[in-house]
RNA sequence: CCGUCAGGCUGUUCUAUCGCUCUCGUUUCAAACGAGGGAGGAAAGUCGGGACAACACAGGGUACCAUACUUCCUAACGGGAAGGCCUCUCAUUUAAAACGAGGGGACAGCAAGUGCCACAGAAAAUAACCGUCUUGCCUUAGGCAAGAUAAGGGUGAAAACGUGGGGUAAGAGCCUACGCGACCGGUUGGUGACAGCCGGUUGGGGUAAACCUUAUGGGUUGCAAGGCCAAAUAUUCCGGCACUCCCGUCUCAGGCGGGAUAAGGGCGACCCGUCCAAUGCCGGUGGGUAGGCCGCUGGAGUUGCAGGGCGACCUGUAACCUAGAUAAAUGAUAGAAGCCCUGAUUUAUUCAAGGGUACAGAAUCCCGCUUACAGGCCUGACGGUUUU
Numbered sequence: 001c002c003g004u005c006a007g008g009c010u011g012u013u014c015u016a017u018c019g020c021u022c023u024c025g026u027u028u029c030a031a032a033c034g035a036g037g038g039a040g041g042a043a044a045g046u047c048g049g050g051a052c053a054a055c056a057c058a059g060g061g062u063a064c065c066a067u068a069c070u071u072c073c074u075a076a077c078g079g080g081a082a083g084g085c086c087u088c089u090c091a092u093u094u095a096a097a098a099c100g101a102g103g104g105g106a107c108a109g110c111a112a113g114u115g116c117c118a119c120a121g122a123a124a125a126u127a128a129c130c131g132u133c134u135u136g137c138c139u140u141a142g143g144c145a146a147g148a149u150a151a152g153g154g155u156g157a158a159a160a161c162g163u164g165g166g167g168u169a170a171g172a173g174c175c176u177a178c179g180c181g182a183c184c185g186g187u188u189g190g191u192g193a194c195a196g197c198c199g200g201u202u203g204g205g206g207u208a209a210a211c212c213u214u215a216u217g218g219g220u221u222g223c224a225a226g227g228c229c230a231a232a233u234a235u236u237c238c239g240g241c242a243c244u245c246c247c248g249u250c251u252c253a254g255g256c257g258g259g260a261u262a263a264g265g266g267c268g269a270c271c272c273g274u275c276c277a278a279u280g281c282c283g284g285u286g287g288g289u290a291g292g293c294c295g296c297u298g299g300a301g302u303u304g305c306a307g308g309g310c311g312a313c314c315u316g317u318a319a320c321c322u323a324g325a326u327a328a329a330u331g332a333u334a335g336a337a338g339c340c341c342u343g344a345u346u347u348a349u350u351c352a353a354g355g356g357u358a359c360a361g362a363a364u365c366c367c368g369c370u371u372a373c374a375g376g377c378c379u380g381a382c383g384g385u386u387u388u
Base pairs, nucleotide, nucleotide: 001384002383003382004381005380006379007378008377009376010375012337013336014335015334016333017332018331020038021037022036023035024034025033026032040359044370045369047368048367049366050365051364052222053221054220055219059272060271061270062269064218065217066216067215068214069083070082071081072080073079084107085105086104087103088102089101090100108213109212113211114210115207116206117205129153130152131149132148133147134146135145136144137143138142161179162178163177164176165175166174180203181202182201183200184199185198186197187196188195189194226294227293228292229291237284238283239282240281241280244260245259246258247257248256249255250254264276265275266274267273301320302319303318304317305316306315307314308313338357339356340355341354342353343351344350
């Protein structure tokens, strides 16, 4: 310097004419005029979390669902920051380890239990295929039979902890020294996950986006939530569901008031529980309206400065206000510019022509995640080239 990959930032401006829409003001009501505004980093997906609203003033359990290393940030999150552990690559090195740099992790538990590990291989844990050793027999380079053997070899992702020595018929943690893994205990450091050291026991593994266990969390529905006004019609018709008990009082046949019980219904599924409940409730049929207003944009808001923190972020202070449409506005035309690409030229630069300018459009709002993206810039890793 070039290329590839990963991550992050940005991703248009001005003038003129005409048009649409919101707010404010003027004004002869409407209209008209003036001033000031009018799509995003993802507005997408609808995957998460909330604000807000209603269900009653929102309880318990089971089932179900989600999350899962530690600490911190945040309104909260399955998000973010910093660390721990595991793992991969690079670098260093004879090699290895340590130190260093960069990536990945769906990272609780397999010493609770139940499953599964294809094919290959003798066998995937009750290991003898080859090989080695001992004994016997025979047709004696050798072959067969019986026994022993997990040291050596093969298969495989993984094969009975590793290396050295002793020992043995040959071998084997059989014995021994030093290591490795797992578990337990003590101690030191750390907020913690964990790490170091010492000691003891022990020696096939893997798999939980396998069933499962443990811990934590979860009421539901959602602006088509929900509220107000106006208008209109037929509060039609049918069916179901206590009129039972207790107390008080009166004018004592009875009425009035209060309470209990209760069909039925509401509360995501089920149970408990709880609430409403006869001028009531539930179910069915039928009729009217589908118009207007609110919700609707001033916020967990943006920016500057100062302080705190490794950081995500926090505190203080000052300034600013940046769409609210409702079948859905935020545009069209013309010109110029910005940025980028190709070409020429060059000390810097300049010039002509041509081309390109992506993904894409609010609908209650905010914070995350995921996906799309012409071009440009920044950071890191890997590879290549070249020269100082």
This is a predicted structure of a 388-nucleotide RNA (Bacterial RNase P class A) from a Bacteroidota bacterium.
The model forms 97% of the base pairs in the Rfam consensus.
It matches the Rfam family "Bacterial RNase P class A". The family's RNA type in Rfam is ribozyme.